This is a predicted structure of a 163-nucleotide RNA (Lysine riboswitch aptamer) from a bovine gut metagenome.
RNAcentral holds the sequence, with entries from MGnify.
It matches the Rfam family "Lysine riboswitch aptamer". From the family's description: Riboswitches are metabolite binding domains within certain messenger RNAs that serve as precision sensors for their corresponding targets.
Of the family's consensus pairs, 100% are formed in the model.
The coordinates come from a structure-prediction model, not an experiment, and the mean pLDDT is 79.
RNA sequence: GGUAGAGGUUGCGUGUUUCAUCAGUAAACGGCCGGAUGUGUUCAGGCACAGGGGAAAGCCGGAGAAAGGGGAAGACGCCGAAAGAAUGCAGCGCCUGGAGCUGUAUGCUUGGGCACAGGGUGAAGAACCAUGUGACUGUCAUCUGAUAAGAUGGGGCGCUAUC
Numbered sequence: 001g002g003u004a005g006a007g008g009u010u011g012c013g014u015g016u017u018u019c020a021u022c023a024g025u026a027a028a029c030g031g032c033c034g035g036a037u038g039u040g041u042u043c044a045g046g047c048a049c050a051g052g053g054g055a056a057a058g059c060c061g062g063a064g065a066a067a068g069g070g071g072a073a074g075a076c077g078c079c080g081a082a083a084g085a086a087u088g089c090a091g092c093g094c095c096u097g098g099a100g101c102u103g104u105a106u107g108c109u110u111g112g113g114c115a116c117a118g119g120g121u122g123a124a125g126a127a128c129c130a131u132g133u134g135a136c137u138g139u140c141a142u143c144u145g146a147u148a149a150g151a152u153g154g155g156g157c158g159c160u161a162u163c
Stems, first nucleotide, its partner, number of pairs: 001163005008079001011078004016073004029061004037050004041099006082110003086106007111137002114134004119129003139154006
């Protein structure tokens, strides 16, 4: 260096189906009130459009979603599986810039899942993200021991088998 393989309290990822949540919310419609703004994702600037033949805000009524985020089942692909943050590039919406979202490239970080703490994202007490702590698990090295088991340490650029 090639090939094969292992890790498991839900191993990892991607579709599909389904269930909640979002939410009795948004938008639309009807009524009351109101009296000048509103809409085009958000912020700034512009542009366009709607608006005293009544904008927004507020209240009431009958109807009433979806996306993003998540749970479960099963299928498929897999075991740096994959994930994260950063930077660059491209794309998305009326235009420009910032934010945001999606994709991609690069090197970097993380062995794996779990629990807890405060923090961030989030509608969320869901879930996720980074940090810290804890035990667990897999693996290797060293040491103790008895082939059980235990202690300490390491990091996936690892480990096992084979060529």